[in-house]
RNA sequence: GCCGUUGUAGCUCAGCUGGUGGAGCGUGGGACUGUUAAUCCCAAGGCCGCAGGUUCAAAUCCUGUCAACGGCGCCA
Numbered sequence: 001g002c003c004g005u006u007g008u009a010g011c012u013c014a015g016c017u018g019g020u021g022g023a024g025c026g027u028g029g030g031a032c033u034g035u036u037a038a039u040c041c042c043a044a045g046g047c048c049g050c051a052g053g054u055u056c057a058a059a060u061c062c063u064g065u066c067a068a069c070g071g072c073g074c075c076a
Stems, first nucleotide, its partner, number of pairs: 001072007010025004019056001027043005049065005
């Protein structure tokens, strides 16, 4: 340098053919319990890496770009 994969909540990850962004864990509150833990219920938490484009509508399609990982190659 070229190619590929990945990037979504604090963490680990789903997300179908473009049509209201989700789960588990964690966090906060509550219930229960003599207390804690466990269990149960509720809630908060999102620039879908970033910038553009297409579209009535984009996490999803297109272009550019950044980062991580992998493969191939070039110079010496």
This is a predicted structure of a 76-nucleotide RNA (transfer RNA) from a Thermoplasmatota archaeon. The sequence was found in a public genome assembly. It matches the Rfam family "tRNA". It is annotated as a transfer RNA. Gene Ontology term of the family: triplet codon-amino acid adaptor activity. From the family's description: Transfer RNA (tRNA) molecules are approximately 80 nucleotides in length. Model confidence (mean pLDDT): 81 of 100. Taxonomically the source falls in Thermoplasmatota (Archaea, Methanobacteriati).